The RNA shown here (Lysine riboswitch aptamer) has 182 nucleotides and comes from an uncultured Fimbriimonadales bacterium. The coordinates come from a structure-prediction model, not an experiment, and the mean pLDDT is 78.
[in-house]
């Protein structure tokens, strides 16, 4: 001096990602639950299913109709704050928690492995009370980054701009250190 190897630090992408015992608003919903009347006539409840156990029920269960009263959580929007740039999300799997007990599932937390650069639009499926919103797949253009090619400017080289094609974040940029090469 180099940049092809390793480590560390700091950054960039933009309608960027996420959080909650934050605050407000709309929705949930005139719904659920509760009470009363009536029909009904043996089942019902403890998150769903199976089993057990317990409780309620002919002093009237499930279910339906009418009337009175009347929520909440999850999800969403806005604002502020906080954490960030595999931010985060999804799938598989292991462990733990919660639920009357056991098993499976669902919910929550942690770990491991794998996939996705990012937001938007459309569409399909799933979740959801929902045309909100979320997740995944597919398609489309956009955008950031790197590589290659072409053109122009510059020009020892390096570089800048535009276009085209392609790849992926275990990436990219800058700096520092170490090994190595000259």
């Nucleotide at each position: 001096u180099c940049g092809c190897c390793g480590a560390g630090u700091a950054g960039a992408g933009g309608c960027g990602c996420g959080g909650g015992a934050c605050a407000g608003c709309a929705u949930c919903a005139g719904u659920a639950a509760g009470c009363g009347u009536u029909g009904g006539g043996a089942g019902g409840c403890g998150c769903g299913c199976c089993g057990a156990c317990g409780c309620c029920g002919u002093a009237g269960a499930a279910c339906g109709a009418c009337g009175c009263c009347g929520a909440a959580a999850g999800g969403g929007c806005u604002g502020a704050c906080c954490g960030c740039c595999g931010a985060a999300g999804c799938g598989a799997u292991g462990c733990g928690c919660a639920c009357u007990c056991g098993g499976c599932g669902c919910g929550c937390g942690c770990g491991u492995c794998g996939c996705u650069g990012g937001g938007c639009u459309g569409u399909a499926a799933g979740g959801g009370a929902a045309u909100a919103c979320c997740u995944u797949g597919c398609a489309g253009a956009c955008u950031g980054u790197c590589g290659c090619u072409u053109u122009g400017c510059a020009u020892a080289g390096g570089g800048c701009a535009a276009a085209g094609c392609g790849g992926a974040g275990c990436g990219c940029u800058a700096c520092u250190c170490g090994a190595g090469a000259c």